[in-house]
Context: one part of a larger RNA
RNA sequence: CUGGGCGUAAAGGGUGCGUAGGCGGCAUAGCAAGUUAAGGGUGAAAUCCCGGGGCUCAACCCCGGAACUGCUCUUAAAACUGCUGAGCUUGAGUCCAGGAGAGGAGGGUGGAAUUCCCGGUGUAGCGGUGAAAUGCGUAGAUAUCGAGAGGAACACCAGCGGCGAAGGCGAUCUCCUGGACCGAUACUGACGCUGAGGGACGAAAGCAUGGGGAGCAAACAGGAUUAGAUACCCUGGUAGUCCAUGCCAUAAACGUUGGGCACUUGGUGUUCCGAGCCUUGAGCUUGGAGUGCCGUAGCUAACGCGUUAAGUGCCCCGCCUGGGGAGUACGACCGCAAGGUUGAAACUC
Numbered sequence: 001c002u003g004g005g006c007g008u009a010a011a012g013g014g015u016g017c018g019u020a021g022g023c024g025g026c027a028u029a030g031c032a033a034g035u036u037a038a039g040g041g042u043g044a045a046a047u048c049c050c051g052g053g054g055c056u057c058a059a060c061c062c063c064g065g066a067a068c069u070g071c072u073c074u075u076a077a078a079a080c081u082g083c084u085g086a087g088c089u090u091g092a093g094u095c096c097a098g099g100a101g102a103g104g105a106g107g108g109u110g111g112a113a114u115u116c117c118c119g120g121u122g123u124a125g126c127g128g129u130g131a132a133a134u135g136c137g138u139a140g141a142u143a144u145c146g147a148g149a150g151g152a153a154c155a156c157c158a159g160c161g162g163c164g165a166a167g168g169c170g171a172u173c174u175c176c177u178g179g180a181c182c183g184a185u186a187c188u189g190a191c192g193c194u195g196a197g198g199g200a201c202g203a204a205a206g207c208a209u210g211g212g213g214a215g216c217a218a219a220c221a222g223g224a225u226u227a228g229a230u231a232c233c234c235u236g237g238u239a240g241u242c243c244a245u246g247c248c249a250u251a252a253a254c255g256u257u258g259g260g261c262a263c264u265u266g267g268u269g270u271u272c273c274g275a276g277c278c279u280u281g282a283g284c285u286u287g288g289a290g291u292g293c294c295g296u297a298g299c300u301a302a303c304g305c306g307u308u309a310a311g312u313g314c315c316c317c318g319c320c321u322g323g324g325g326a327g328u329a330c331g332a333c334c335g336c337a338a339g340g341u342u343g344a345a346a347c348u349c
Base pairs, nucleotide, nucleotide: 003321004320005319006318007303008302012317014201015200017198021194022193023192025088026087028085029084030083031082033081034080035077036076037075038074039073040072041071042070049065050064051063052062053061054060091191092188093187094186096183098181103177104176106174107173108172109171110154115149116148118146119145120144121143125136126135162169163168206247207246208245209244210243211242215241216240220236221235222234223233258316259315260314261313262312263311266294267293268292269291270290271289272288273287274286275285276284277283278281298305299304322349323348324347331342332341333340334339
C1' cells in the first nucleotide's frame, strides 16, 4: 500500500411491493461449521530468497538451508460469527381512543365564464395590431336584455399550507376505500433492514375501438412582417385536449441528492396531535410528527450542505471510469405502430 467516487465535474434505478441473497436487538445453556492455538501428514523438481562452491569475473551451473503464505487430519479453546434449545422487550407489529388532510375510486349536484341557437331593443360598424390587412356585419353584426343548448374547467378561500411511494391530487354532496400522525395501557416476541431477478404503479404526447367536442389548438389555409419568413404577430382551423376500455413505459420522472438505523451546538416561522401552569389570554412552559428559512462544529474544488446533512458511522441495492462516434449499429426481448429496454466497435481528438 492492499481503488476512488455518484447535489452542480462521468455517475442514484421514475416510484413503491417483494423472491433469492446480503446484513441484523438484549440475555442464557449447549454444539463446534467459521475462528484461534499446538502437533502430524502433504505442499514433485526447477524457479524466487539466504549461505557456500565451480567456470579468470558475470550471466550460467552445483550443494545445503529456508520458503512454498495452501490443503488435510488429530487434540484443545469457546470470546466473536453461525447453528440448536429455552427466554426478554427497547426494534417491528396488533388491539383501543382521537383529531387533520386537493390521498384513491364511483355516483349526484352547483354557480361564474366562453361559444352557439331563439326572441326583444338598436344602427353602422365590429374585430384585430407596433401599424395594418385577411375575417365578421345593412340577409342587421358588435353592444345590451331575456330564454335555451352543450362541453370543459372549478375564481375568491390559497398559504416557502395539506395529502400521496412516485407520477400526481384543488367547486360541492354522498358512498366505498388506502396511508400517516398523536395519546394510552394491553398484547405478539426480533416477526427486522435492504433487495439481483420478478411483478405492480407510472405526467404529457402518441396508438386502438366506440362516444363526445364549448374553449384552446400541432398540421393546414389566409393576412401581415421581411431581402426571404416553410417563423415570431393577426384571422380562421383539423387531429388532439374530454369520457369508457385496452395499449405505450418515456421526461429537466429534479431536491439533478437511493433506502434503513444510530449519533452530533442552536435560533426563528408554519401545519397537525398532545401535556403542564396560572394572572383564562391573540398567555407562558413543554413532548411528538411534518414542512420552510438562517446558521455551530464538521464537510466541500468552490458554490454551498448543515438534526429534513452534502457532518460522523454501520447495512443493503443501483450506477460511473476521457470527448466524439452513440444511447447509434448488430443481436435479443417487449410493442398494433410510434418506438422502448439491453447496448458495442472501427475510426478520430